[in-house]
Molecule: transfer RNA
Organism: uncultured Bacilli bacterium
RNA sequence: AGAGGAUUGGUGUAAUGGUAACAUAGGAGUCUCCAAAACUUUUGCUGGGAGUUCGAUUCUCUCAUCCUCUG
Numbered sequence: 001a002g003a004g005g006a007u008u009g010g011u012g013u014a015a016u017g018g019u020a021a022c023a024u025a026g027g028a029g030u031c032u033c034c035a036a037a038a039c040u041u042u043u044g045c046u047g048g049g050a051g052u053u054c055g056a057u058u059c060u061c062u063c064a065u066c067c068u069c070u071g
Stems, first nucleotide, its partner, number of pairs: 001070007010024004018054001025043006047063005
């Protein structure tokens, strides 16, 4: 310099155009002599910006960070 991939709650991952799910974690509660475990409930997320679309995590462009490959 060129090419490709990834970025989603605190953490690990789903969701390929119809308004974001699961586990774990945090808060509260039940149980217990107390605690742990278990159970119930609850909180919190699409890397930044722009475009297409009635509608974008999803498609396009650009920027940022990280990883891989070629030279």